[in-house]
Context: one part of a larger RNA
RNA sequence: GAUUGAACGCUGGCGGCAGGCCUAACACAUGCAAGUCGAGCGGAUGAAGAGAGCUUGCUCUCUGAUUCAGCGGCGGACGGGUGAGUAAUGCCUAGGAAUCUGCCUAUUAGUGGGGGACAACGUUUCGAAAGGAACGCUAAUACCGCAUACGUCCUACGGGAGAAAGCAGGGGACCUUCGGGCCUUGCGCUAAUAGAUGAGCCUAGGUCGGAUUAGCUAGUUGGUGAGGUAAUGGCUUACCAAGGCCACGAUGGGUAGCCGGUCUGAGAGGAUGAACGGCCACACUGGGACUGAGACACGGCCCAGACUCCUACGGGAGGCAGCAGUGGGGAAUUUUGCGCAAUGGGGGAAACCCUGACGCAGCAACGCCGCGUGGAUGAUGAAGGCCUUCGGGUUGUAAAGUCCUGUUCUGGGGGAAGAAACGGUAGGAAGCCAAUACCUUCCUGCCCUGACGGUACCCCAGCAGAAAGCUCCGGCCAAUUAUGUGCCAGCAGCCGCGGUAAUACAUAAGGAGCAAGCGUUGUCC
Numbered sequence: 001g002a003u004u005g006a007a008c009g010c011u012g013g014c015g016g017c018a019g020g021c022c023u024a025a026c027a028c029a030u031g032c033a034a035g036u037c038g039a040g041c042g043g044a045u046g047a048a049g050a051g052a053g054c055u056u057g058c059u060c061u062c063u064g065a066u067u068c069a070g071c072g073g074c075g076g077a078c079g080g081g082u083g084a085g086u087a088a089u090g091c092c093u094a095g096g097a098a099u100c101u102g103c104c105u106a107u108u109a110g111u112g113g114g115g116g117a118c119a120a121c122g123u124u125u126c127g128a129a130a131g132g133a134a135c136g137c138u139a140a141u142a143c144c145g146c147a148u149a150c151g152u153c154c155u156a157c158g159g160g161a162g163a164a165a166g167c168a169g170g171g172g173a174c175c176u177u178c179g180g181g182c183c184u185u186g187c188g189c190u191a192a193u194a195g196a197u198g199a200g201c202c203u204a205g206g207u208c209g210g211a212u213u214a215g216c217u218a219g220u221u222g223g224u225g226a227g228g229u230a231a232u233g234g235c236u237u238a239c240c241a242a243g244g245c246c247a248c249g250a251u252g253g254g255u256a257g258c259c260g261g262u263c264u265g266a267g268a269g270g271a272u273g274a275a276c277g278g279c280c281a282c283a284c285u286g287g288g289a290c291u292g293a294g295a296c297a298c299g300g301c302c303c304a305g306a307c308u309c310c311u312a313c314g315g316g317a318g319g320c321a322g323c324a325g326u327g328g329g330g331a332a333u334u335u336u337g338c339g340c341a342a343u344g345g346g347g348g349a350a351a352c353c354c355u356g357a358c359g360c361a362g363c364a365a366c367g368c369c370g371c372g373u374g375g376a377u378g379a380u381g382a383a384g385g386c387c388u389u390c391g392g393g394u395u396g397u398a399a400a401g402u403c404c405u406g407u408u409c410u411g412g413g414g415g416a417a418g419a420a421a422c423g424g425u426a427g428g429a430a431g432c433c434a435a436u437a438c439c440u441u442c443c444u445g446c447c448c449u450g451a452c453g454g455u456a457c458c459c460c461a462g463c464a465g466a467a468a469g470c471u472c473c474g475g476c477c478a479a480u481u482a483u484g485u486g487c488c489a490g491c492a493g494c495c496g497c498g499g500u501a502a503u504a505c506a507u508a509a510g511g512a513g514c515a516a517g518c519g520u521u522g523u524c525c
Stems, first nucleotide, its partner, number of pairs: 001525001004522001006521005013371005020363001021329001026327003030324003035074003040071002043067003048063007081282003090207007099199002104195008112146001114144002121136006152161003166187006174181002208254001215245003220242008257279004261272004284305005307318004335361001337360003343357001344355004374404004384395004409465003412460004423447009469514005474495003480509005490497002
């Protein structure tokens, strides 16, 4: 000099953009952060319409509506957080073969016919609660057989094995037990192939410092058989062999998430890994598996432990390293805000619902950038201050005064975007189709959707109003005098100042530098 996720002291007008627990991976009150689908299913519930029966205000049926709970599907493995562990099961770079892949895209072939349950519900019952138990009833895109098998899998090449589910819209003939069949469209379902995406595995090289750590290793190193996995493999196991690593640093101990990058530097290099992006690891501590395309799963399950809470003492409940917020620790780090309008994600055919992701607002000069605190004129060089050789000098065009602007900023008044694309509805065209239904796509008209926010921006003025400090002045290093003090009080980054004329302490005046900041301390180059 540059740098910073900074802190401290004094001071402080505005805006834009970015960042804001680096410490205790310490403990957490409260609220929210993952739901959705009635176009998979059976109930339940009002209330609306239609029909039938009649005791004319009730019962039944159908349609439509809602969805607290339940069965079922998809999601919950993403998104969000943190860096404890990890020195290599990680990361980076370059390769590889023995693999899986829900949703998505393309293609091929199917979607036939049956069965038995379990919740919800009802009855009874146990428990303080959390939560159960017994009996009975019931539906399905839940579950299980049978049939079929282009392709698929196994094989001794003879053969053998394995699927599925329906739902919604519309309708001319034909059939009908008036439910529908049937046709057609859309969404699904099953099997398979290819792709895309994602994931698992292997190899090589690189990846902190210490030898005051020199030897380490028994599933250890290799082979065969078997098992296991989606898959290779001592991954596991039985047997056999005796190997494998190491001064090119094994093993053990310390420290540490890695990278793109960031800071610095002319570069080489050094330091670093906040924010943003990629990978990894973790989710109170330790262990385990289940489900699933995917987890050994932050807001799932089981066991053990520590801690906290409830209890009728028998037993139960919990996990902020999600967003806010609290205590604690600390030099130190924000609101228990608004909204799903946009972007993205989950579910759904869609409308839509959910989304502390995200978009915004709030707080603090924490940083970078921009703007302002007026401009011109003004000599009786005013007053006051300070210095003085007492003549004057300086503060100083500075002030006052006069004229101008008041564009920037704040308040007031008025106008006013963009971010909105979608979606709904009506008409038209095309595709599909038996069909001028339905559905899909395109075009056009109309309606509708903004948290921020009456925000950005613009206009009005003949309206009102507002804003400078901090450090330094011996040399390095730009800027000096007076007074006080008297090796005292004090200063100090280094050299060093101070013992009666201190440009070095303190105060004042003046000056220098930077400026909404300035200085100090810490960090790194």
Molecule: small-subunit ribosomal RNA, 5' domain
Organism: uncultured Atribacterota bacterium